[in-house]
RNA sequence: GAAUUAUAAAGAGGAGUGGAGAGAUCAGGCUCAAUGAAACUCCGGCAACCACCCACGGUGUGGAAAGGUGCCAAAACCUGCCCUGAAUUAAGGGAAUGAUAAUUU
Numbered sequence: 001g002a003a004u005u006a007u008a009a010a011g012a013g014g015a016g017u018g019g020a021g022a023g024a025u026c027a028g029g030c031u032c033a034a035u036g037a038a039a040c041u042c043c044g045g046c047a048a049c050c051a052c053c054c055a056c057g058g059u060g061u062g063g064a065a066a067g068g069u070g071c072c073a074a075a076a077c078c079u080g081c082c083c084u085g086a087a088u089u090a091a092g093g094g095a096a097u098g099a100u101a102a103u104u105u
Stems, first nucleotide, its partner, number of pairs: 001105007013043005021032003026080004044072003049068002053063004076097001081094004
């Protein structure tokens, strides 16, 4: 890098370095940002996919959180394609794409 499966409106931020962008990509919108963006480091936290342990009515459910990841503005920030809809609206559903985990390669 690829394949498969699963998940996502919940939850969780301070400091230091840094110095202008950031919110995956493209477009539109919106938002964050010199009262300091991204990135990196430290500490803290959230969650519970994997591992471990415990309980039970045991191929599952619940609990726990020392390990492996992940995550800690806004729904994956919103829309884009399809469907529902009287409707160039609102709202809802699905897909696509991306992300993360586990397994395989």

Predicted 3D model of a 105-nucleotide RNA (SAM riboswitch aptamer (S box leader)) from a Bacteroidales bacterium. It matches the Rfam family "SAM riboswitch aptamer (S box leader)". Rfam describes the family as follows. The SAM riboswitch is found upstream of a number of genes which code for proteins involved in methionine or cysteine biosynthesis in Gram-positive bacteria. It was read from a public genome assembly, where an Rfam model found it.